[in-house]
Parts: sequence; C1' cells; structure tokens
RNA sequence: UCGCCGAAAGGGUAAAGCACGGGUAACCGUGUGGCACAAAGCCACCAUCCAGAAUGGUCUGGAUAGCGGGGCUGUCGAA
Repeated sequence: UCGCCGAAAGGGUAAAGCACGGGUAACCGUGUGGCACAAAGCCACCAUCCAGAAUGGUCUGGAUAGCGGGGCUGUCGAA
C1' cells in the first nucleotide's frame, strides 16, 4: 500500500406515523419523528409496482436504489 474483516473514534443517513403539498396511480417533496443501516452513497441492467394499449405470454410511458439480484465508488483502522 492492497485485500479480508468490522472493535473503537469522528461523523453520516433517516423507517413507520403525523401535518401540508404534487401526481390518475405507483410514488414523491418539505417539516416533524426515529425504526434501523458499514455502503440505507451513486447507477433503473434484471426484477417488482403503477397507468395505457394489445390479446398475446407482449409493447410504451412512469415509479421504486431502505424488498431482491447486479454494477461503480467510498470513511476509519483494533483483533
């Protein structure tokens, strides 16, 4: 230095709910709140969800990264 790994330290993010708002919907934003997370940082390729069409086993558009698979990058340094 790199890899594995995840003690400590410095920190970080922010579930559900509630209030207001946007959207046909999935879902999203702000505030509050705090379930939890060592990638809960980023990516929509797969998968999933919503809407429309098709009437075949699909297409188009949208959503979800904190369901899952996968990809990229990263803080610190005990055993």
This is a predicted structure of a 79-nucleotide RNA (c-di-GMP-I riboswitch aptamer) from Pelobacter propionicus.
Its Rfam family is "c-di-GMP-I riboswitch aptamer". About the family: GEMM was predicted in a large-scale screen for bacterial structured RNA regulatory elements.
Model confidence (mean pLDDT): 84 of 100.
The sequence is in RNAcentral, with records from Rfam and Ribocentre.